RNA sequence: GCUGGUGUGGCGCAACGGUAGCGCACCCGAUUUGUAAUCGGACGGUUGUGGGUUCGAUUCCCUCCACCAGCU
Numbered sequence: 001g002c003u004g005g006u007g008u009g010g011c012g013c014a015a016c017g018g019u020a021g022c023g024c025a026c027c028c029g030a031u032u033u034g035u036a037a038u039c040g041g042a043c044g045g046u047u048g049u050g051g052g053u054u055c056g057a058u059u060c061c062c063u064c065c066a067c068c069a070g071c072u
Base pairs, nucleotide, nucleotide: 001071002070003069004068005067006066007065010024011023012022013021018055027041028040029039030038048064050062051061052060
């Protein structure tokens, strides 16, 4: 330099173009003599950046950035 892949709450991941969810963690409560476990609830996201298409984009297209792999 070229090609491909990935980027979504603190972490790990989902999400036919139609209200962004799940698990874990953290916080509160219940249970317990107490802790752990278990159960219930709450909090937490400008979906990597900037544009485009569309009535509508996490999703499709382009650019850039970061990381990973391959080729040279």